Predicted 3D model of a 72-nucleotide RNA (transfer RNA) from a Candidatus Heimdallarchaeota archaeon. Its Rfam family is "tRNA".
[in-house]
RNA sequence: GCGCCAGUGGUGUAAUGGCUAGCAUUUCAGCCUUCCAAGCUGGUGAUCCGGGUUCAAUUCCCGGCUGGCGCA
Numbered sequence: 001g002c003g004c005c006a007g008u009g010g011u012g013u014a015a016u017g018g019c020u021a022g023c024a025u026u027u028c029a030g031c032c033u034u035c036c037a038a039g040c041u042g043g044u045g046a047u048c049c050g051g052g053u054u055c056a057a058u059u060c061c062c063g064g065c066u067g068g069c070g071c072a
Stems, first nucleotide, its partner, number of pairs: 001071007010025004018055001027043005048064005
């Protein structure tokens, strides 16, 4: 330099046009318990960036950034 893949809460992941972005874990509050642990209920918190297509974009297209792999 070229090609391929990936980027979603603090962490790990699902959703492949219909979103009010789901689940687990973490954290916070409450319940339970003599206390702790465990358990139960509820809350907070996310789509890498810019543009395009579309009534509608996490999803499709283009460019960029970051990481991984391969070739040279």